[in-house]
RNA sequence: ACCCCAUCCCCGGGGAGCCGAGCGGCUGAGAGGUGGGUUUGCGCCCCACGACCCGUUGAACCUGAACCGGCUGAUACCGGCGGAGGGAGGGAGCGGCGUUGUCCA
Numbered sequence: 001a002c003c004c005c006a007u008c009c010c011c012g013g014g015g016a017g018c019c020g021a022g023c024g025g026c027u028g029a030g031a032g033g034u035g036g037g038u039u040u041g042c043g044c045c046c047c048a049c050g051a052c053c054c055g056u057u058g059a060a061c062c063u064g065a066a067c068c069g070g071c072u073g074a075u076a077c078c079g080g081c082g083g084a085g086g087g088a089g090g091g092a093g094c095g096g097c098g099u100u101g102u103c104c105a
Stems, first nucleotide, its partner, number of pairs: 001099002003096002007092004011055004017026003033049005061086003067080004
């Protein structure tokens, strides 16, 4: 000097389902917390912020997909599709003492 890298900073990506009559129940990291807008009104319908997850070592998330099989009250979950197609990164840097070079003894 290069390489790997805990961590930090900045920046960015993303979803919010199912059941039930309220209110609650299920799964999950998270199932819409706050403010504003829109609407006759309601409504994440729209915007910003927040929580949570994820950022190429990328199954966070999207597409195929109102997919196929199993299972469940339903979602979820398991297997397939499938490591298929997409998908959001820069900086600093503890440490490793890995690689190369140089100097000294």
A computed fold for a 105-nucleotide RNA from a Sphingomonadales bacterium, annotated as TPP riboswitch aptamer (THI element). Its Rfam family is "TPP riboswitch aptamer (THI element)". Rfam describes the family as follows. Vitamin B(1) in its active form thiamin pyrophosphate (TPP) is an essential coenzyme that is synthesised by coupling of pyrimidine and thiazole moieties in bacteria. The RNAcentral record of the sequence draws on Ribocentre. The source organism's lineage runs through Bacteria, Pseudomonadati, Pseudomonadota, Alphaproteobacteria and Sphingomonadales. Of the family's consensus pairs, 100% are formed in the model. The prediction has a mean pLDDT of 81.